[in-house]
Molecule: Glycine riboswitch aptamer
Organism: Ilumatobacteraceae bacterium
RNA sequence: UACGUGCAAUUGGGAGAGUCACAGAUGUGGCGCCGAAGGAGCAACCGCCCCGGAAUCUCUCAGGCAAACGGACCGAUUGUGCAGG
Numbered sequence: 001u002a003c004g005u006g007c008a009a010u011u012g013g014g015a016g017a018g019u020c021a022c023a024g025a026u027g028u029g030g031c032g033c034c035g036a037a038g039g040a041g042c043a044a045c046c047g048c049c050c051c052g053g054a055a056u057c058u059c060u061c062a063g064g065c066a067a068a069c070g071g072a073c074c075g076a077u078u079g080u081g082c083a084g085g
Stems, first nucleotide, its partner, number of pairs: 001084001004082010018031005032065003038061001039059003045053003
């Protein structure tokens, strides 16, 4: 010190899926549905390669199906390490 990369914080964007009944309030129950918190499974793929790491795939335990909260993932800023010169 241009760029890259790990982590943390702040910030912006951020999908899907409902209806009936009871209650009178924001809940409970029946049936149905969604996948992008988490979790689990397979194993595409990856690596320091025979040993490890493993998904946006699958499942739906959990979570969710007005709004809010949350939300994988992506972008920006700052800080701090790593790597390269």